[in-house]
Context: one part of a larger RNA
RNA sequence: CGUAGGAGUCUUGAGAAGGGCUGUCCCUAGUACGAGAGGACCGGGACGGACGAACCUCUGGUGUGCCAGUUGUCCUGCCAAGGGCAUGGCUGGUUGGCUACGUUCGGAAAGGAUAACCGCUGAAAGCAUCUAAGCGGGAAGCCUGCUUCGAGAUGAGGACUCCCACCCCCUUUGAGGGGUUAAGGCUCCCAGUAGACGACUGGGUUGAUAGGCCAGAUAUGGAAGCCUGGUAACGGGUGGAGUUGACUGGUACUAAUAGGCCGAGGG
Numbered sequence: 001c002g003u004a005g006g007a008g009u010c011u012u013g014a015g016a017a018g019g020g021c022u023g024u025c026c027c028u029a030g031u032a033c034g035a036g037a038g039g040a041c042c043g044g045g046a047c048g049g050a051c052g053a054a055c056c057u058c059u060g061g062u063g064u065g066c067c068a069g070u071u072g073u074c075c076u077g078c079c080a081a082g083g084g085c086a087u088g089g090c091u092g093g094u095u096g097g098c099u100a101c102g103u104u105c106g107g108a109a110a111g112g113a114u115a116a117c118c119g120c121u122g123a124a125a126g127c128a129u130c131u132a133a134g135c136g137g138g139a140a141g142c143c144u145g146c147u148u149c150g151a152g153a154u155g156a157g158g159a160c161u162c163c164c165a166c167c168c169c170c171u172u173u174g175a176g177g178g179g180u181u182a183a184g185g186c187u188c189c190c191a192g193u194a195g196a197c198g199a200c201u202g203g204g205u206u207g208a209u210a211g212g213c214c215a216g217a218u219a220u221g222g223a224a225g226c227c228u229g230g231u232a233a234c235g236g237g238u239g240g241a242g243u244u245g246a247c248u249g250g251u252a253c254u255a256a257u258a259g260g261c262c263g264a265g266g267g
Stems, first nucleotide, its partner, number of pairs: 001152001005163007015149004021049007033038001051106005059100004066093005071086006110144003117137004166179004184262004188204005209255003212251005219243002225238005
């Protein structure tokens, strides 16, 4: 820009893409078959490999403003307690998130038309013949079926709901030009289940969107101070203590204030 007025929500599905892999074992059955050795079709079940998708309950990984321990040095006047630097100084753990080495699931079933091939009926050609007329069966393949995208599918689809028939201009009265608006949208702002930027999603005071605060969860693992035991290093008590990023719930304290722009008048 188009989809012959302007919007919002939900859709149909032309078409396109993906997927389609495979093994071992058990039962049927040591049966059919076979002198024996050996050893099935058909049908049913179990467990895998590779590949793929989703997810984070579990098991692990990661963890750079979470917790603890600890070395050297400098600083906060000193003790104690802390802070900076040294690969996050090093070490042991670790929430959310992200992940695989983790978990779950998938390939199908079923239907249709067929290939090679197997048939029925059957002439030409008194026989024979699956074929010439006619009618069946038959594959991991084809068309559906499953998943995703999908009306620029210009063949531009459908349903529901909302907005209304305002004002001005004429040198072309036309599906003309312009203006204020409606429904609605954008901008702006707070954010993240989204993200390179756009986009997308939620929220914007009639508000829990983010931060803060409160409570909880989780993690760490016993804070400081004081008391106490020990000459001391250090131990014990107060006390599952203190602290705690992203998690859960609550709470308008802070910030989303105020505003601006666009946007129909059709047949």
A computed fold for a 267-nucleotide part of an RNA from Streptomyces aureoverticillatus, annotated as large-subunit ribosomal RNA, domain VI. Its mean pLDDT, the model's own confidence on a scale to 100, is 88.